Annotation
The prediction has a mean pLDDT of 85. This is a predicted structure of a 106-nucleotide RNA (SAM riboswitch aptamer (S box leader)) from Carboxydothermus islandicus. It was read from a public genome assembly, where an Rfam model found it. The organism belongs to Carboxydothermus, within Bacteria.

[in-house]
RNA sequence: CUCUUAUCAAGAGUGGCGGAGGGACUGGCCCAAUGAAGCCCGGCAACCGGCCUAAAAUUUAGGCAAUGGUGCCAAUUCCUGCGGAUUAAAUUCCGGGAGAUAAGAG
Numbered sequence: 001c002u003c004u005u006a007u008c009a010a011g012a013g014u015g016g017c018g019g020a021g022g023g024a025c026u027g028g029c030c031c032a033a034u035g036a037a038g039c040c041c042g043g044c045a046a047c048c049g050g051c052c053u054a055a056a057a058u059u060u061a062g063g064c065a066a067u068g069g070u071g072c073c074a075a076u077u078c079c080u081g082c083g084g085a086u087u088a089a090a091u092u093c094c095g096g097g098a099g100a101u102a103a104g105a106g
Base pairs, nucleotide, nucleotide: 001106002105003104004103005102006101007100008099013041015040016039017038021031022030023029025081027079028078042073043072044071047069048068050064051063052062053061054060055059077098082095083094084093085092
């Protein structure tokens, strides 16, 4: 980097350093010197792994723990981009695409 599977409406700081940008991309709309990114601390969360219980036959369900491996901490993945339904229109809804994360494979 590509492929497969699962999840994406919940949750998380009035801290320190830092200094202008950030929210993937498009178009919007936002956040930001009442201090962005980044780093540290702090926090949230059970995806993998661990432990326990039950069924069952090596999987499934439930529970415990954040001293293991990751992840995350404005706004639904902020909305949207393609298709369909709905509405006089605005809009609303469904599916898809794209993206993110985990686990596995190449």